[in-house]
Context: one part of a larger RNA
């Protein structure tokens, strides 16, 4: 230099309460901000930061009784979520090989790898802190045991490839159709208000319920469908798959959103009622119907249109070779392995040396204007920016 810049976008006021001590912490009441977010949900990353109780040295751009700080105790519960005990892409690794002064490069089978494929669980309650994980209802999956009934045992049930063949299996655009969600409105049901001359209006809140399972099997959409016969094709075999002959039939197979019923005399509910060390704790339990709007969601990459012509493998369903004495249905008992599950995730908790006006994938998407997820004011929620 100077008590000088500065104190990192911004709305805060009053009342009570705790304290040695309050602008700043905690409760109340008004205001004010965001609302395609500055709300919820989760990936990636962090890794304990999460709740509880104590603390006030230093972190905190002031203060702090107060915190994402210090101390300490506690918190993550799974057959059905998500990995994994499946399956493959790019990549990457690589017996044997090829190359290479050495390290080493490269690559066949093979193997790893999810951003994908395949795969069995929904609702409600509940904690200070977890929850499709607990706990209450209802399901559903594999495996294994009993019971009972069918088929079988060489005239073979059934099973069945690392082998075949089918499917799985895919592009972008367009526009229509048939639904749900969600809104809105109208009736019902509970509570409430009214200073008026007077009415019964007119005002708040709420208005539902899942997955599997059974029956009906829908709107739709795609394939022609069935039996003979016969083959030098599918690297052996096939009754499968394909080819071709001559038939016979117009209905026949697969899909396929949503509905109706049930599930469920359950749960959950606006409210009222008791209790309170106001932090919460218990019990009771209306109404639940119609019109109407309508998606970027579902049927479904289904239709058509087009050209740049749009992954693979497991998994299913066939079919044999070959195994072969059991095996199926139904009931009922059982049983069911590792990891992750706290919190923060447009952020003060990731990346940015900082509690930094910077970046950071996907999901939800309410009302009033509106073409509209713009724009502006609200809802649920959330917040007032640490001088």
């Nucleotide at each position: 230099g100077a008590g000088u810049a500065a104190c990192g976008a911004a709305a805060a006021a009053g009342g009570g309460g705790u304290g040695a001590g309050a602008a700043u912490c905690c409760c109340c009441u008004u205001c004010g901000c965001c609302g395609g977010a500055a709300g919820c949900c989760u990936a990636a990353g962090g890794u304990u930061u999460c709740c509880u109780g104590a603390g006030g040295a230093a972190g905190g751009c002031u203060c702090g009784u107060c915190c994402a700080c210090u101390c300490a105790g506690g918190g993550u519960a799974a057959g059905c979520c998500g990995g994994g005990a499946c399956c493959u892409a790019a990549g990457c690794c690589g017996a044997g090989g090829c190359c290479g002064a050495a390290a080493g490069g490269c690559g066949u089978a093979g193997g790893u790898g999810a951003u994908g494929g395949a795969c069995a669980a929904c609702g409600g309650g509940u904690u200070a802190u977890a929850a499709u994980u607990c706990c209450c209802g209802u399901g559903c999956c594999g495996c294994c045991g009993c019971u009972a009934g069918g088929c079988g045992a060489u005239u073979g049930a059934g099973u069945g490839a690392a082998g075949u063949g089918g499917u799985g299996a895919c592009g972008c655009a367009g526009g229509a159709g048939g639904g749900c969600a969600g809104g809105u409105c109208c009736g019902c049901a509970u509570g409430g208000u009214g200073g008026u001359g007077g009415a019964a209006u007119a005002c708040c809140a709420u208005g539902u319920u899942c997955a599997a399972g059974c029956g009906c099997a829908u709107a739709g959409g795609g394939u022609g469908a069935c039996a003979g016969c016969a083959c030098a094709g599918g690297c052996a075999a096939a009754u499968c798959c394909g080819u071709g002959c001559a038939g016979u039939u117009a209905g026949a197979c697969c899909u396929g959103a949503g509905g109706c019923g049930u599930g469920a005399u359950g749960a959950g509910g606006a409210g009222c009622c008791c209790c309170u060390a106001c932090g919460g704790g218990g019990g009771c339990g209306a109404a639940g119907g119609g019109a109407u709007u309508g998606a970027u969601c579902c049927c479904a990459c289904a239709c058509u249109g087009c050209c740049a012509a749009g992954a693979a493998a497991a998994g299913c369903c066939g079919c044999u070779a070959g195994c072969g004495a059991g095996u199926u249905u139904a009931g009922u008992g059982g049983u069911g392995c590792c990891c992750g599950u706290a919190c923060c995730g447009c952020a003060a908790a990731c990346c940015g040396a900082c509690a930094c006006a910077g970046g950071u994938a996907g999901g939800c998407a309410g009302g009033g204007u509106g073409a509209g997820a713009a724009u502006c004011c609200c809802a649920a929620g959330g917040c007032g920016a640490g001088c």
Large-subunit ribosomal RNA, domain III from Halanaerobium sp., 387 nucleotides, folded computationally. The coordinates come from a structure-prediction model, not an experiment, and the mean pLDDT is 81. Its Rfam family is "Bacterial large subunit ribosomal RNA". Lineage of the source: Bacteria > Bacillota > Clostridia > Halanaerobiales > Halanaerobium.